[in-house]
Molecule: transfer RNA
Organism: Myxococcales bacterium
């Protein structure tokens, strides 16, 4: 310079044959338990899904563009 993957909560991932409330673990915050701590259990808060645009009645999921992480080839 080509090509392929991947960009969802604080961090590690699911969700992807579009259909509507966007989800676990772990962490964080409050509580029960204990002399205290941790553990255990209860409850909560946080993300409009890299960005920009199209397509659609509707997109996290499809299409281009850009940006950004890995990988091949030159």
């Nucleotide at each position: 310079g080509g090509c392929c993957u991947c960009g969802u909560a604080g961090c590690u991932c699911a969700g992807c044959a579009g259909g509507a409330u966007a989800g676990a673990g772990c962490g964080g915050c409050g509580g029960u338990u204990u002399c205290c701590u941790a553990a255990a259990c209860c409850g909560u808060a946080g993300g409009c899904c890299g960005u920009g645009g199209g397509u659609u009645c509707g997109a996290c999921u499809c299409c281009c563009g850009c940006c950004g992480a890995g990988g091949c080839c030159a």